The prediction has a mean pLDDT of 87.
c-di-GMP-I riboswitch aptamer from a Chloroflexota bacterium, 87 nucleotides, folded computationally.
RNA sequence: CUCCGAUAAGGGCAAACCAGGGGAUAUCCUGGGGCGCAAAGCCAUGGGUCAUAAGUCCUAAGGGACGAUGACUGCCAGGCUACCGAA
Numbered sequence: 001c002u003c004c005g006a007u008a009a010g011g012g013c014a015a016a017c018c019a020g021g022g023g024a025u026a027u028c029c030u031g032g033g034g035c036g037c038a039a040a041g042c043c044a045u046g047g048g049u050c051a052u053a054a055g056u057c058c059u060a061a062g063g064g065a066c067g068a069u070g071a072c073u074g075c076c077a078g079g080c081u082a083c084c085g086a087a
Base pairs, nucleotide, nucleotide: 004085005084012037013036017032018031019030020029021028022027035074041080042079043078045077046076047075048072049071050070051069055066056065057064058063
C1' cells in the first nucleotide's frame, strides 16, 4: 500500500413512527426516535422500482391508459473517497 472485517478502540449514520415545513405527487428538509448498517459517505453512469402536473384518448359515471419531467444510493451493480487495525 492492497485485500479483508474482530465479543477490539474511538466514533459515525439513522428505519418505522410522531410533530412542523416544502412539493401536484413519489418524496425531501428540520426536530424527536432507533430498525439496522464496515461504507446505510458521495455520484443518478447502467439496470430496477415509484410518482405523475398540464394535457390527450377511452368510459354513462366512477375510473382506466398515455404523459414532459422528477423521486429512491437504506433495491442491485458500477465509479470516487474514507476511521481503526486482530485473524
It was read from a public genome assembly, where an Rfam model found it.